[in-house]
RNA sequence: UUUUUUGAGAGUUUGAUCCUGGCUCAGGAUGAAUGCUGGCGGCGUGGAUAAGGCAUGCAAGUCGAACGGUCUGUCGCAAGACAGAUAGUGGCAAACGGGUUAGUAACACGUGGGUAACUUGCCUCGUUGAUGGGUAUAAUCCGUCGAAAGACGGACUAAUUCCCAAUGGUCAUUUCGCUGGAAUGCGAAAAUGUAAAGCAUAUGCAAAUAUGCGCAACGAGAGAGGCCUGCGUCCCAUCAGCUAGAAGGUGUGGUAAUGGCGCACCUUGGCUAUGACGGGUAGGGGAUGUGAGAGCAUGAUCCCCAACAAGGGUAUUGAGAUACGGACCCUACUCCUACGGGAGGCAGCAGUCGAUAAUAUUCGGCAAUGGGCGAAAGCCUGACCGAGCGACGCCGCGUGAAGGAUGAAGUCCUAUGGGAUGUAAACUUCUUUUGCAGGAGAAUAACUGCCGUCUUUUAGAUGGCAGAGAAGGUACCCUGCGAAUAAGGGGCUGCUAAUCAUGUGCCAGCAGCCGCGGUAAGACGUGAGCCCCGAGCAUUAUCCGAAUUAAUUGGGCGUAAAGCGUUCGCAGGUGGUUUGGCAAGUCUGUUGUCAAAGCCUUGAAGCUUAACUUCGAGAAGGUGACAGAUACUACCAGACUAGAGGGCGUUAGAGGCUGACGGAACUCUCGGUGUAGGGGUGAAAUCCGUUGAUAUCGAGGGGAACACCAAAAGCGAAGGCAGUCAGCUGGGGCGCUCCUGACACUCAGGAACGAAAGCGUGGGCAUAAAACGAGAUUAGAUACCUCGGUAUUCCACGCCCUAAAUGAUGGAUACUGGUCAUUGGAAGUGUCGACCCUUUCAGUGGCGAAGCUAACGCGUUAAGUAUCCCGCCUGGGGAGUACGGCCGCAAGGCUAAAACUCAAAGGAAUAGACGGGGGACUACACAAGCGGUGGAUCAUGUGGCUUAAUUCGACGAUAAACGAGGAACCUUACCAGGGCUUGACAUAUAGAUGAAACUCUUCAGAGAUGAGGAGCCUCUCACAAGGACAUCUAUACAGGUGCUGCAUGGUUGUCGUCAGCAUGUGCCUUGAGGUGCUCCCUUAAAUGGGGUAACAUGCGCAACCCUUGCUCUGUGUUAUAUUUGUCACAGAGGACUGCCAAUAUUUUUUGGAGGAAGGUGGGGAUGACGCCAAAUCAGCAUGGCUCUUACGUCCUGGGCCGCACACGUGGUACAAUGGCCGGUACAGCGGGUUGCUAAAUCGUAAGAUGGAGCUAAUCCUUCAAAACCGGUCUCAGUUCGGAUCGGGGUCUGAAACUCGACCCCGUGAAGCUGGAAUCGCUAGUAAUCGCGAAUCAGCUACGUCGCGAUGAAUAUGUUCUUAGUCCUUGUACUCACCGCCCGUCAACUCAAGCGAGCUGGGAAUAGCCCAAGCUCCGCCGCAAGGCGGAAUCAAGCUAGGCUCAGUGAGAGGGAGUAAGUCGUAACAAGGCACGGCUAGGGGAACCUGGUCGUAGACUAAAUCAUUC
Repeated sequence: UUUUUUGAGAGUUUGAUCCUGGCUCAGGAUGAAUGCUGGCGGCGUGGAUAAGGCAUGCAAGUCGAACGGUCUGUCGCAAGACAGAUAGUGGCAAACGGGUUAGUAACACGUGGGUAACUUGCCUCGUUGAUGGGUAUAAUCCGUCGAAAGACGGACUAAUUCCCAAUGGUCAUUUCGCUGGAAUGCGAAAAUGUAAAGCAUAUGCAAAUAUGCGCAACGAGAGAGGCCUGCGUCCCAUCAGCUAGAAGGUGUGGUAAUGGCGCACCUUGGCUAUGACGGGUAGGGGAUGUGAGAGCAUGAUCCCCAACAAGGGUAUUGAGAUACGGACCCUACUCCUACGGGAGGCAGCAGUCGAUAAUAUUCGGCAAUGGGCGAAAGCCUGACCGAGCGACGCCGCGUGAAGGAUGAAGUCCUAUGGGAUGUAAACUUCUUUUGCAGGAGAAUAACUGCCGUCUUUUAGAUGGCAGAGAAGGUACCCUGCGAAUAAGGGGCUGCUAAUCAUGUGCCAGCAGCCGCGGUAAGACGUGAGCCCCGAGCAUUAUCCGAAUUAAUUGGGCGUAAAGCGUUCGCAGGUGGUUUGGCAAGUCUGUUGUCAAAGCCUUGAAGCUUAACUUCGAGAAGGUGACAGAUACUACCAGACUAGAGGGCGUUAGAGGCUGACGGAACUCUCGGUGUAGGGGUGAAAUCCGUUGAUAUCGAGGGGAACACCAAAAGCGAAGGCAGUCAGCUGGGGCGCUCCUGACACUCAGGAACGAAAGCGUGGGCAUAAAACGAGAUUAGAUACCUCGGUAUUCCACGCCCUAAAUGAUGGAUACUGGUCAUUGGAAGUGUCGACCCUUUCAGUGGCGAAGCUAACGCGUUAAGUAUCCCGCCUGGGGAGUACGGCCGCAAGGCUAAAACUCAAAGGAAUAGACGGGGGACUACACAAGCGGUGGAUCAUGUGGCUUAAUUCGACGAUAAACGAGGAACCUUACCAGGGCUUGACAUAUAGAUGAAACUCUUCAGAGAUGAGGAGCCUCUCACAAGGACAUCUAUACAGGUGCUGCAUGGUUGUCGUCAGCAUGUGCCUUGAGGUGCUCCCUUAAAUGGGGUAACAUGCGCAACCCUUGCUCUGUGUUAUAUUUGUCACAGAGGACUGCCAAUAUUUUUUGGAGGAAGGUGGGGAUGACGCCAAAUCAGCAUGGCUCUUACGUCCUGGGCCGCACACGUGGUACAAUGGCCGGUACAGCGGGUUGCUAAAUCGUAAGAUGGAGCUAAUCCUUCAAAACCGGUCUCAGUUCGGAUCGGGGUCUGAAACUCGACCCCGUGAAGCUGGAAUCGCUAGUAAUCGCGAAUCAGCUACGUCGCGAUGAAUAUGUUCUUAGUCCUUGUACUCACCGCCCGUCAACUCAAGCGAGCUGGGAAUAGCCCAAGCUCCGCCGCAAGGCGGAAUCAAGCUAGGCUCAGUGAGAGGGAGUAAGUCGUAACAAGGCACGGCUAGGGGAACCUGGUCGUAGACUAAAUCAUUC
């Protein structure tokens, strides 16, 4: 450089963001199980739990060519021969094959070596041999015992049984020599010792020979084993010390063989932090699953090894066993029994019970492969080959194919038009895998026997005949029939492919996580549709992955979890420059090995394909051997000086220890002066004081701490260290470059030091001060504040050993721009000397390049770039807790879990909101003023109460003279009663009727209504039909002031006429977001200007609009006798900081001139983005729900006006600035024909009569009132005040009883200026005075909306109150402080620990007892053997401990649970800043003392800097 292979994320913390961090999901897998479903075949696979118990059958026999006998058959007269079978003796096998995984953490296994320390039946090869004798015994026969199992005695007999003798070597023992590190090796020598078995076939009369199979000895081989050993091989250190046959030696025994393997004696060793010992768990490996890989997890099936055979112990036989289907003994269990005694071992194949979520047939066959025996035929073989059962897994096939509608029916949805299911079905044509029926039909067979042939007789090759297939009449093939026999499961909010309707209404339910469900649920149930997979689909469990979430690859530790409080330092790890050597690590090459199977790549082959199977070739890596390379590391030897240390000189310092001394303050005592207070606080009180305090002066005593200097300064490892002087002492810096020569860095364990509080003993005690006692505060106050006050605070000695022990930042080394300040030293320049200045080394700080960081920030004193070493972290809570251990006098410290529970907990930054945080500013917000409300009475609205009904809505500001700008009926929605039901009202269809409607009218009735009468009796056309119209009937439907303002539209209130609210582009930030809009000046204003990473823009502000004030022009009715003018209308002008002065950089600001008006001239309309789920379904509209002879509708009457009470808004007053009487003046806005109504007359008046005028500058309403002038009243409940009540009237209206207004006469209540508190108003305003209008028949109007008349006071100002705007700050709030949140107590549930104890298991120890067996000893015996004893020893018994579980009255804490109790500790300065350690106290959160931290707000001062 090229090629190949190769790694995906998502949801969930927040108002939003980035980060940290856990939880969850998508993938693959399984000896699986469960739910629903299920057509076929092939290949695999199937007791994972109770190594729990087992009925029954089978799983190891074979050889007559080793032996004697017996039986049967054939032949034979018989003797006997032949053939077959067989219990027994003998041989071989039975130690293989098959099962299981209990034990085992070990040389058990894997891998590589060793055996100078060994064995080996059967097999192969070589050499040699096989001679001569002998004694028994089973079977059998006889007898005896026993239920049985079985046993015993006597007699006979064989062998390839056994014994003796001989021979013998390359055998064994002994000695010597050689090789070698070492002799048990090799060689030599001598003595002694030690072997054997026959059988068959052929020839043959026999003897014998030959061959084969055996036998013996020795040597070799192959294969198989034994033993030793390097390396690898789980968790716990809350297991840290273990060990007496233990470590070694000598000797002896034992073994095939080494060895404490056993024994005797001697020595005292051996193992261990590189984890001994102990505990837990576990068969190991090849491999399997997953993963990109590194890894992680697993150890089913198949293969290798080990171990076990009911639980233990023991030996025997044998080549091999301490023996699954052999033996003996103990124990447990089961069975038989004549009760005396016996039998048994499925973790072999089937099968059964049990337990379990769960795992198969008491099948066929030795045909094949393999094994045992045999000369062979053959026999045996639950090994094996096959079949059966199970969708348990993998693979393959099918359940049909083509055509078929602008698209049937049904169903679902719908905007009612239609759409979907859907070419799907029906229907037409075709096919036949599978299925059913029928037919044909394998391979797997190699071989064996007999008879032949060939070659060299054995062996072998070959021909013929005969025999031999469980699977199986199966696979495969052919024919026929007929779409015929064959589809489900899960899901559809997001992650995650796929949605609608309906039911339900925080219910029922779902859920892997976040989370759905409280009346419009794509999340629950059902239906339809859709999506995914498909004979399966889901769920559950478990493993890997995702998870870089244990990080070697590949993480972190300032604030998120995480640096030990600090230093010294052994082991360990790491280590400067250079030369030579070596070759352990390292690298290269060659080579042995890591069984097969499996995985991967590749070439083929066999089943129709695939899965599956078979035959080849190939990789990396591990480990051993040999050879080579030498850069680096290690090691050995030498050298160096840059690290480190030392020397000399000099220097700063609150470094440490000890002693002495000093002054100020405080307190106490004494004395003097002096008198009534002092002290303390927000304010007080407790307290002290006439027995003389406080104050003041003097004298004396005492203890503790050291003002100023003083600094962000200095020193120390940290904790920490401060008056002065002296003594002793540790460390550091700088200069010289003299010495040593890597002596260094770090450091688990270890050691020392370690604030305050606390503990012990002794002393001391002035102040301060936990506890405690009082006083306050308070709802309470176990507190904050006050008065007292003990431990303590101080000293000596000894403990404790923890802190927010913080720079929340381990140590060392090197490198990487600066700048300013400061401390200590040195040098240079310079000077008489110094200061200053420059350079440099070592510290201490500020700001900052690059870089880093999640951000904040760090930045040569790194949190940058690198290396080395140590410590620590792995979600929150439980918990720094329990248990255990160590330490401590105690308090307690160090070490340090789990169950359970949550889906978060957290860091930084952002935008808001909030603060009993700060700053700036504004407003009738306060202040300064004027007048009110709150007290009285009345009106009116509301609450409450009442009621048949008192209809409904509105509820702090932002409801309450509000909807309502006008409830006697109507209105009216409410109540009682009486009526109607296609309806009081709309549209449509059909039918009937023909007039109906309308006008007048009679009767009944409370009326609605019902029953009538009269008039009219129409239009097109005139005959009918039809239409218009009306009534009735029927059907669709009408109707609802019924519910939901939290489903909505529209409209409105409020902040607020406050100056804000946004957007585009650009820029900054990882991002939310910021900037713009901050800052300075200014404004009423985000108004304008300056500056500026912003530049612009939009909605708001202002202006434009209306009105008013001045002038002019035009027009015009009216007024007037006319002109002019007033007036009305229309239009224009005028004001713009334009001018002057001052001020300011500009914009402005202040003053002045002119002017009717001066700095938005006054007033109005105009209300940004949004907030309050604010108000309204009853103004209207409207989704959904709901009523339908009623929740619709009509009527009469009643109610909305009801009255112990409370509140809001108003009217009138309480009087002399006034009341009353008389007189005289001056307005404006409006309204009027169903109307305003004049003059005149009548009435005390309300009003009546009247009817002129007016559709309005003409007439009417319309005399305005306060004011002014004159008179009277003279401070009183009045000549104030007018409520209430009585009588009489007027008017409106069908109708004034409930329930109208007005008039007249009479009556004459409360009330004498209003508590706490509270409202309005800044100029033509407040206050006072009247006038008009809307609604309206009338009116409860004192209300509301307008109009004019008269006409003030005050503003020093922004400290305080309220509200708002902007900036900033803190925050644990974001439903946004009406927020969040802590602890006790009470209730229920859960898990774990403690606990008087109780129960069970495990491993050992000590002692007792001791079976079988081995060994040894004694006696008897010719021997076999018998009797007795000893040692060892399984089980058992006893004892005291250890350890692990279960259970337990009770006591304590922990966790959880929509609406319990008490407080309010924390978050803002959280209302006493909070927190750490410690001590005391308290219902509780907590409070207080000591000391420490900032992870404290605010403020002041000082200092530095002003940013390349």